[in-house]
RNA sequence: CCAGAUGGCUGGAUGGCCGCCGCCGGAUAAAUCCGGGGGAGGAAAGUCCGGGCUCCACGGAAACAGGGUGGCGGGUAACGCCCGCCGGGAGUAAUCCUAGGGAAAGUGCAGCAGAGAGCAGACCGCCGAUGGCCCUUCGGGGCACAGGCAAGGGUGAAAGGGUGCGGUAAGAGCGCACCGCGUUUCUGGUAACAGCGACGGCAUUGUAAACCCCACCCGGAGCAAGACCAAAUAGGGACGAUAUAGGGCCGGUUUCCGGGUCAUCGUCCGGGUAGGUCGCUUGAGCCCGUUGGCAACAUCGGGCCUAGAUGAAUGGUCAUCACCGCCUUCGGGCGUGUACAGAACCCGGCUUAGAGGCCAUCUGGUCCC
Repeated sequence: CCAGAUGGCUGGAUGGCCGCCGCCGGAUAAAUCCGGGGGAGGAAAGUCCGGGCUCCACGGAAACAGGGUGGCGGGUAACGCCCGCCGGGAGUAAUCCUAGGGAAAGUGCAGCAGAGAGCAGACCGCCGAUGGCCCUUCGGGGCACAGGCAAGGGUGAAAGGGUGCGGUAAGAGCGCACCGCGUUUCUGGUAACAGCGACGGCAUUGUAAACCCCACCCGGAGCAAGACCAAAUAGGGACGAUAUAGGGCCGGUUUCCGGGUCAUCGUCCGGGUAGGUCGCUUGAGCCCGUUGGCAACAUCGGGCCUAGAUGAAUGGUCAUCACCGCCUUCGGGCGUGUACAGAACCCGGCUUAGAGGCCAUCUGGUCCC
C1' cells in the first nucleotide's frame, strides 16, 4: 500500500427571527402577561422474548391438559438474552455459522428409479473348488444344470464401514495393518469433553422445526391496566304531594268490601357518560473512578437528574460553513439535496431499517529498509 476480519463511536455545525408543549419564579381577582430553564432515537420501529407495576381469579399444594426451552459452566430480577468453553461445519488465516437431549421404549413416513430399501438383494457380471453332463492321448479339457459370490458395473439422497495386503474356485472382517464406529480401564478437566490403552469384526439406514419419550420453566389480561372528582340525558331507589273517575295486575276460583301497584310532579340518594385529576416518570437509572473476575458482570466511593404530550408539542424560516450531486469560462454557480426513522406506563434483550464519516485491534499478500 492492497484485500479482508472483529469491536466501538458519530448520525450535519453555529447564530438571528417567528412559533408549539411542559416546569420554576414574579405580577394579577381571573383571563393573561413578563423572566428563566428543559424538550426524540440508536434504533423511539416490529410488538418477538423476559420482567416491574395494575386489575381479575384464587384457602394451600399437587397432578392432568396446553405452550415453551434443550451441549457444558457462569452472569442476571428474569429470559429463548449475554459471556467463556466443548463438539460439528466453512475459510490459507484473522474469524464466522451451528433448534447441538433421546432413533437398541413404541408408532408413523421414506416419492421416482432400481433385481433388491429396513428380519436386504442375483439385473448385468464373476466362479463353478464340490456334485451333474460331454470329450479324453487319462495329464486333463469343455458345458454352465445344481449351486456358490455382494469384489466390479448399473439404479438411487441412501445398497448394511473405508483403503491396502493376505486369502479363495470366485468372493467375503474370512484373517491382518491403518482409519472410522461401538463398549470400556486409566489420566486430565467443576462439566460438556479430550488423550492414551484394551476389547468388539461392525450390530444400530434416515427422519423427533413427525407423533412421542426425558429434564426444566410457565395463572389470565393489560396504562384504553387501574384509582378519584363529576355537568347533562335515559333508566333505578327513598320520601312527600296530587289524582284516586274508569281500566289492567296482585287471593286456588267466583262475588262484594278494603288495600297495594302501574301515572304525574318535587326533593334527596345513587350511578357514572362528556370533561377533568392521578397513575407519569427517581429508575434492576446515567457518568467517572476503585477492587475482584479471561469475560459477561459484581462490590465500593464520588457526582448527576436527563421529554412527559393525550385530536397528541419537539417545528418553520434566514445567513454562514461542512458534505453530496450536477454544471463550469476553474473565479464560481445551481439544488423545496442531507441515511433510516419520530416517544405514548417503565425497564432488560432480540430482530429488522440504515447515506456518509471516524477510531482501535487482528489476519493474508506485495514492496522497501